[in-house]
RNA sequence: GGAAGAGUAGCCAAGGCGCGUUAAGUGUUGCGAAACGGGACGUUGUUCGCAAACGAAAGGGAAGUUCGUUCUCUGCGGUGCCGCGGCGCGUCCGCUCAC
Numbered sequence: 001g002g003a004a005g006a007g008u009a010g011c012c013a014a015g016g017c018g019c020g021u022u023a024a025g026u027g028u029u030g031c032g033a034a035a036c037g038g039g040a041c042g043u044u045g046u047u048c049g050c051a052a053a054c055g056a057a058a059g060g061g062a063a064g065u066u067c068g069u070u071c072u073c074u075g076c077g078g079u080g081c082c083g084c085g086g087c088g089c090g091u092c093c094g095c096u097c098a099c
Stems, first nucleotide, its partner, number of pairs: 001099001004096002010087003015082004019077003028052007038093005058074006
């Protein structure tokens, strides 16, 4: 010097363990804040706080014995956590590897 490659936030998701089904959670909108390849700028996405509107799927069995309690099975929820596997930075510099 030119070539190839790796790594972020995070996304999908087998599987596992829970929560709710007496509606929390999830999702939507607005405002504010934070982190986000090793560095700079930036994009996309993410998280948190507050506010607002919207909004749901239950059924069976057993124990117990009159209390509506406990356990369990099948469902349901754009459900929580872990996560086999897959995916995952635009420009410049840096890093790894061979020449």

A computed fold for a 99-nucleotide RNA, annotated as THF (Tetrahydrofolate) riboswitch aptamer. Model confidence (mean pLDDT): 82 of 100.